The RNA shown here (small-subunit ribosomal RNA) has 1497 nucleotides and comes from an uncultured bacterium. Rfam family: Bacterial small subunit ribosomal RNA. Gene Ontology terms of the family: ribosome and structural constituent of ribosome. Its mean pLDDT, the model's own confidence on a scale to 100, is 81.
RNA sequence: AGAGUUUGAUCCUGGCUCAGGAUGAACGCUGGCGGCAGGCUUGAUACAUGCAAGUUGAACGGUAACAUGUUGUAGCAAUACGAUGAUGACGAGUGGCGCACGGGUGCGUAACACGUGUGUAACCUACCUUAUACAGGAACAUAACGUUGAGAAAUCGGCGCUAACAUUCCAUAAUAUUAUUUGUAGGCAUCUAUGAAUAAUUAAAACUCCGGUGGUAUAAGAUGGGCACGCGUUCCAUUAGCUAGUUGGUAAGGUAACGGCUUACCAAGGCAACGAUGGAUAGGGGUUCUGAGAGGAUAAUCCCCCACACUGGAACUGAGACACGGUCCAGACUCCUACGGGAGGCAGCAGUAAGGAAUAUUGGGCAAUGGAGGCAACUCUGACCCAGCCAUGCCGCGUGCAGGAAGACGGCCCUAUGGGUUGUAAACUGCUUUUAAUAGGGAAUUAAAGUCAACUACGGUGUAAGUUGUUUGCAAGUACCUUAUAGAAUAAGCAUCGGCUAACUCCGUGCCAGCAGCCGCCGGUAAUACGGAGGAUGCAAGCGUUAUCCGGGAUUUAUUGGGUUUAAAGGGUGCGCAGGCGGACUAAUAAGUCAGUGGUGAAAAUUUACAUGCUUAACAUGUGACGUGCCAUUGAUACUGUUAGACUAGUAUACAAAUGACGUAGCUGGAAAUGUGUUAUGUAGCGGUGAAAUGCAUAGAUAUAACACAGAACACCGAUCGUGAAGACAGGUUACGAAUUUGUGAUAGACGCUCAUGCACGAAAGCGUGGGGAUCAAACAGGAUUAGAUACCCUGGUAGUCCACGCUGUAAACGAUGAUAACUUGUUGUUGGGCACAUAGUGCUCAGUGGCUAAGCGAAAGCGAUAAGUUAUCCACCUGGGGAGUACGAUCGCAAGGUUGAAACUCAAAGGAAUUGACGGGGGCCCGCACAAGCGGAGGAACAUGUGGUUUAAUUCGAUGAUACGCGAGGAACCUUACCUGGGUUUAAAUGGGGAGUGACAGGUGUCGAAAGAUGCUUUUCCUUCGGGACACUCUUCAAGGUGCUGCAUGGUUGUCGUCAGCUCGUGCCGUGAGGUGUCGGGUUAAGUCCCAUAACGAGCGCAACCCUUGCCGAUAGUUGCCAUCACGUAAAGGUGGGCACUCUAUCGGGACUGCCGGUGUAAACCGUGAGGAAGGUGGGGAUGACGUCAAAUCAGCACGGCCCUUACAUCCAGGGCUACACACGUGUUACAAUGGCCAGUACAGAGGGCCGCUACCCCGCGAGGGGAUGCCAAUCUCGAAAGCUGGUCUCAGUUCGGAUUGAAGUCUGGAACCCGACUUCAUGAAGCCGGAUUCGCUAGUAAUCGCGCAUCAGCCACGGCGCGGUGAAUACGUUCCCGGGCCUUGUACACACCGCCCGUCAAGCCAUGGGAGCCGGGGGUACCUGAAGUAUGUAACCGCAAGGAGCGUACUAGGGUAAAACUGGUGACUGGGGCUAAGUCGUAACAAGGUAACCA
Repeated sequence: AGAGUUUGAUCCUGGCUCAGGAUGAACGCUGGCGGCAGGCUUGAUACAUGCAAGUUGAACGGUAACAUGUUGUAGCAAUACGAUGAUGACGAGUGGCGCACGGGUGCGUAACACGUGUGUAACCUACCUUAUACAGGAACAUAACGUUGAGAAAUCGGCGCUAACAUUCCAUAAUAUUAUUUGUAGGCAUCUAUGAAUAAUUAAAACUCCGGUGGUAUAAGAUGGGCACGCGUUCCAUUAGCUAGUUGGUAAGGUAACGGCUUACCAAGGCAACGAUGGAUAGGGGUUCUGAGAGGAUAAUCCCCCACACUGGAACUGAGACACGGUCCAGACUCCUACGGGAGGCAGCAGUAAGGAAUAUUGGGCAAUGGAGGCAACUCUGACCCAGCCAUGCCGCGUGCAGGAAGACGGCCCUAUGGGUUGUAAACUGCUUUUAAUAGGGAAUUAAAGUCAACUACGGUGUAAGUUGUUUGCAAGUACCUUAUAGAAUAAGCAUCGGCUAACUCCGUGCCAGCAGCCGCCGGUAAUACGGAGGAUGCAAGCGUUAUCCGGGAUUUAUUGGGUUUAAAGGGUGCGCAGGCGGACUAAUAAGUCAGUGGUGAAAAUUUACAUGCUUAACAUGUGACGUGCCAUUGAUACUGUUAGACUAGUAUACAAAUGACGUAGCUGGAAAUGUGUUAUGUAGCGGUGAAAUGCAUAGAUAUAACACAGAACACCGAUCGUGAAGACAGGUUACGAAUUUGUGAUAGACGCUCAUGCACGAAAGCGUGGGGAUCAAACAGGAUUAGAUACCCUGGUAGUCCACGCUGUAAACGAUGAUAACUUGUUGUUGGGCACAUAGUGCUCAGUGGCUAAGCGAAAGCGAUAAGUUAUCCACCUGGGGAGUACGAUCGCAAGGUUGAAACUCAAAGGAAUUGACGGGGGCCCGCACAAGCGGAGGAACAUGUGGUUUAAUUCGAUGAUACGCGAGGAACCUUACCUGGGUUUAAAUGGGGAGUGACAGGUGUCGAAAGAUGCUUUUCCUUCGGGACACUCUUCAAGGUGCUGCAUGGUUGUCGUCAGCUCGUGCCGUGAGGUGUCGGGUUAAGUCCCAUAACGAGCGCAACCCUUGCCGAUAGUUGCCAUCACGUAAAGGUGGGCACUCUAUCGGGACUGCCGGUGUAAACCGUGAGGAAGGUGGGGAUGACGUCAAAUCAGCACGGCCCUUACAUCCAGGGCUACACACGUGUUACAAUGGCCAGUACAGAGGGCCGCUACCCCGCGAGGGGAUGCCAAUCUCGAAAGCUGGUCUCAGUUCGGAUUGAAGUCUGGAACCCGACUUCAUGAAGCCGGAUUCGCUAGUAAUCGCGCAUCAGCCACGGCGCGGUGAAUACGUUCCCGGGCCUUGUACACACCGCCCGUCAAGCCAUGGGAGCCGGGGGUACCUGAAGUAUGUAACCGCAAGGAGCGUACUAGGGUAAAACUGGUGACUGGGGCUAAGUCGUAACAAGGUAACCA
């Protein structure tokens, strides 16, 4: 110090989450030692048992126990039993002091409780200190005790005796108190201090060792308190009014003291938006944690203060209490009881139960420190000091150190003969012994200013903290030190390893089990994320988890230090009280402010400086600093404030002009529109729509004309115009009213700005009352549309729309931009004024209203003197999304509803701006057989073929919109073959290596068998250095095999967009960035083709060209090709000689480039029936397929990872199947005929193929074909055209069309044509007469039509595919529309990208919540009744000589009861909406013009 998470990516806003520290912690796993600390956070719940406050005999009467002495009795004695307070002592009692401290807890308390600072001129203070003075006399009781009574007990009573430092009275008395008079000084209002005089009143206690101790009064100090005041001190305004002793006064009472503290009377005040009252919560502080700080949180341990002591009330005693271990009363609870009555209070220390996630011993000691009493010894002290338990925390130590590579074994991993890692780790060798264990030895500090005794100082007595001696230790024979023994011996875990975040692999699992702080691109068969293992990382006697707090985070509450156009956020607008802020000058003052000084800010702690003590550290100790605050005082006076004076720049006024749809009220207008009525003309329709219909109309509409009436709105002018605070305002005119601006600088002289609460205004809709009602028009009705249509469209139509008065008070009330003031670059319009001149206007200036911009700002878009810039002041508002502007409450309203305004719960996002894409029933431009124009088809028939489906033992598998379906398959009878049935084999069908054996294997020939196969017989190799080798087979061994799965693990290949014109890069530039630019724009092109322009300049992959073929020419070559000329020759024929001219063949060249001409144009380029040319604008055709898309296709062509099978999912064989058949679809063939069929004759190709072949020719057969025979391994031989042309026939028919189907007979191939071949002949002669919706191909040698060849192949289901040539058209106006595509632009809530996203009801489950007849509680208040103890007060009877008391009464009061309300919590049939859930139902509201633009009221 940051990081993760919204997106395809970006910037921003904004929330959520993580890494740190801390804890009185708890839980899980683990655990060696020591030191120092800490330890019921919950039930202020209840408590058994023990202990926690006594002491004093130097106050007293005394003597129960003990001891001593004396004495008596008994006894020889020891001794026993008595007596005796004489002594040491001392139970119980009287008295004194203490018990108000110490210890505990945090219920209550929001308060002068606490903190801080003052005051007390309004007070008290035992013990202690100092000073002064004093202590004379007398009296009456009472406990103990004795005796007696009641009671179970606790306890209580009667009678009698007695003491005191107990109690009472008298005396004495001032620097005391009170009253009066008076002087001086001072202050703060009352007054205070100090003198004087007079009067009145109040004291005491003894004990003694004779030293003293104690007592009384007064004054003072110290200490400790009381009271009062300033300031500070939680949340809620959905708590706004509270208060009758209340506020003040007078008088009295009361108190230590002031005071409504109390009472009487009088007055009517007091508090509150600077938050009263009420409610909720809470002890406060020093501190502690965290933080850079400011802050935030905290209130354990230690210290200070407060409050409390079972709950509530009350007083007594006392210096001090309204009293934790005291009293009285009431209540609840527990215990005892003889039922009559009593006892008790752990929030002291231990301990118990309960609660809880959770917190210790019924320990030792008063040795130290401190406290109470005492002269003291001493006693008491669960305060305290120690020990015990607990890893609860902090700190320290250890679990070994060095060497040691065969880098061991084992484990794990891998590319696996081997390597890596665990790992110098281990083994092994040497060393050490902290610690732990055992056995010994020594041994503290805490103890002195203590006790006791003695001695000695100041001038003396005496005494001291002086001197000497003596004595006291719980912890503890502990810490610590040290010796010895043996030995690495006694000692390591926990969490994590996808990113954040350090650390990676294997196996298992297979959206399962599970993980998770956030993200979850964790988990659906290759998981670094689950579980295990190996390894690694981090901490370490601990490690993780959970909880809580703070912080960096989180500047995410922003004082330091945020925002509000669009992200959350400017109030709809104005006026304006309080409040906040405020122009320029002078003077005074000194409140704020600043500086100095003093006091205080307890101590401890924290931080820090320097030291010290424990071996170190933690820890502890000392001395400083610090302690930001408060108070006082002195000074300064710039600024702010206050006061006084003076100013004119702000502001207001005056005067003079100007301006306008400014407001209110009235009057008024029209050859305008609409509707209605009347009359007239006139006749069949009108109206309306995408198209219709409802509706109106022969009872006369619509249309036209005239007149009349009604209400509403005001064309043109009219505009980025004007006015107004906003809402808003538009015919004309009048009256009244207001405003703004300009000018003058006349008047006043800061009078100003803003504004919570408040008041006023406030579109439309809506409400009330009364009018009005033409148009339009919610609701409603009808007609359409539609799957539906409670809509959009149409015809009607009521509230309403208009007026008056009253209410409502909200809008996307918007510039989504609060008001005011100042400052900051330019430019160009416009409205209303003013001034000057250069006067159709220009310049300057004031006030408005628009556009574009500099700087600057901003996340960007943008804003930019009308700021969203730079500043100042004031107000309003915001703090993730949803729930929700909802609920409850309050308030306003007639209602509708408005204002104010939450929470539970839920999500990790929601959002803004911009970017790139994609998409749009957005736009523009352009292209394509895309449409159109044409030609021919498909869809109907029959057949062929493929697919689906069905069937089957099997009908093997794959391909499935375009981009599957005559596709893989360019040849399924067996084989192929992968499928089925059956029969066999198990190192196997093939190949290689090692070992052993044989000499063959093959071939021929038997038997069994469907075959595979099994088993016989026969024949039997080559080379040689004679060792052997080659080759083959058998056996054995090592490597098999799989058309089984995954094309979503892959390679390779392929389809498609698409032969579409696109896709990118380098450098530069722009932008915070994603990105942009280039590649856009203007032209042009088939083309991102080229040109021009240009913050771009270049380049790459594509385009084009280079390649092949075809079209023209030339050169070269001339066999197998050719034959013009010459010759031979034939029935004919390049058949032969010869020739290479031509054709042709096959090699090399030429040729075409918009090159030339004309036109247009800057150019590129385009146009032309141009020229030339075989060919003209890419000449035609082919090959060639950019970045990428579709998890497209293929594991069955091949290859390959992983998984699976291994006497089988491998392999061999026979037979069957892939050829099935109610049906549906695709692709084809043949047809339906006369542009034709049939018959006869006749002509012309190209490209290919051929030796298990093509075959001339001859013979046979009607024919398929057969039998001979020849040529050719091919420019040589051979396979070979049809349409066409000529002639004939048929004459419109289911035919001389059509040929399916079927019968019979054959041919060929093959081992074999049954399932299941092709062909031939004869016979048979089906459907079909041009095909619905719809749909396909094609733009020229193309379509159409005609035949030929080839691959595969024994043959062939080929009508398929791939090629070849013959004949050879029609049409294109054009780009509106359909489809596909390209570029630019626009919108977007899409990015899995429109096959997207997404809304609401309903249905189901779960969750929290509102209402709810009621029901059950809780705290507080009010009224009335009752009223304990106690206090105050009154008092005749009773007691007492009296003081006084008892009793009774009155007042106050805890508690109890009754009553009616309010507040608050729980629960409640039913009910309302909300949230979350898997792939439910219905529609499709929003996002594109979202298909009716969306949205607000």